[in-house]
RNA sequence: GCGGCACGCUAGGGGUCCUGGAGCGCGUUCGCUUCGGGUGAGAAAAACCCUCUGAACCUGACCUGGAUAAUACCAGCGUAGGGAAGCGUGAAGCGCGUUUC
Numbered sequence: 001g002c003g004g005c006a007c008g009c010u011a012g013g014g015g016u017c018c019u020g021g022a023g024c025g026c027g028u029u030c031g032c033u034u035c036g037g038g039u040g041a042g043a044a045a046a047a048c049c050c051u052c053u054g055a056a057c058c059u060g061a062c063c064u065g066g067a068u069a070a071u072a073c074c075a076g077c078g079u080a081g082g083g084a085a086g087c088g089u090g091a092a093g094c095g096c097g098u099u100u101c
Stems, first nucleotide, its partner, number of pairs: 001096003005090006011051004017038009057082003063076004
C1' cells in the first nucleotide's frame, strides 16, 4: 500500500402463523374486530431481520419423521434451486506485495 474483516450511512428485500374468550357478519368445520396464550429477533411493530461473506425469505410443500391444545413447534429436506448493493470509516489482529533498519 492492497485485500480481508468489522462498523456506519443511504437505498433496497422479507415474514406476520397456531390457539382460547367476547362481539359482529350469516347458512357456521367459515370470515372480521378486539383481548389473552404458544413459538420466535420479529406474528402490523413503522418495529424486527436480511442485503452476494446472501438459511432474512421463497420454491420443493396439502413433503417426511418427532412432539404439541394447535401450529415451519423441532429436525430433515439443504454441499438443492432461487433471492435484495452502493458508498464511507477503521487502532490492533489476518493474508499478500513493496520499502527501510
The RNA shown here (TPP riboswitch aptamer (THI element)) has 101 nucleotides and comes from an Elusimicrobiota bacterium.
The coordinates come from a structure-prediction model, not an experiment, and the mean pLDDT is 79.
It matches the Rfam family "TPP riboswitch aptamer (THI element)". From the family's description: Vitamin B(1) in its active form thiamin pyrophosphate (TPP) is an essential coenzyme that is synthesised by coupling of pyrimidine and thiazole moieties in bacteria.
The organism belongs to Elusimicrobiota, within Bacteria.